[in-house]
RNA sequence: UGCCAGGUGGUCCAGUGGCACGGACGUCCGGCUGUUACCCGGAGGACGAAGGUUCGACCCCUUCCCUGGCAG
Numbered sequence: 001u002g003c004c005a006g007g008u009g010g011u012c013c014a015g016u017g018g019c020a021c022g023g024a025c026g027u028c029c030g031g032c033u034g035u036u037a038c039c040c041g042g043a044g045g046a047c048g049a050a051g052g053u054u055c056g057a058c059c060c061c062u063u064c065c066c067u068g069g070c071a072g
Base pairs, nucleotide, nucleotide: 001071002070003069004068005067006066007065010025011024012023013022018055027043028042029041030040031039048064049063050062051061052060
């Protein structure tokens, strides 16, 4: 430098144009329990950045940034 894959809550993953961006773990609150833990219920918390297409974008297009791999 080129090509490929990826970037979504604190962590790990889903989500292939439309409703409330879903799940597990974790955090906080409450219940349960003699207490803690387990278990149950609830809450907060996210789409790498900027443009474009579209009535509508996590999703499609362009550029850039970051990570990994391959080639040179």